About this RNA
c-di-GMP-I-GGC riboswitch aptamer from a soil metagenome, 73 nucleotides, folded computationally. The coordinates come from a structure-prediction model, not an experiment, and the mean pLDDT is 89. It matches the Rfam family "c-di-GMP-I-GGC riboswitch aptamer". Rfam links the family to the GO term cyclic-di-GMP binding.

RNA sequence: CGACAAGGGCAAACCCGUCGUGAGGCGGGGACGCAAAACCAGGGGUCUCCUCAGAGACAGCCCAGUUACCGAA
Repeated sequence: CGACAAGGGCAAACCCGUCGUGAGGCGGGGACGCAAAACCAGGGGUCUCCUCAGAGACAGCCCAGUUACCGAA
């Protein structure tokens, strides 16, 4: 850096169960997609709770950081 390669991997929406005030998380089913759709909440952003103050969620929104299989062009 990313192939009409090889071995594979992950799993959106939706459904069921469960936890949470909620955003949403977890497990199972299921595949829209993904070359980091692995990890990470540092900077943005979006979302939730809340009278304020503040407290949370999202990594498959972007950037940054850490790590990883293969080796064509």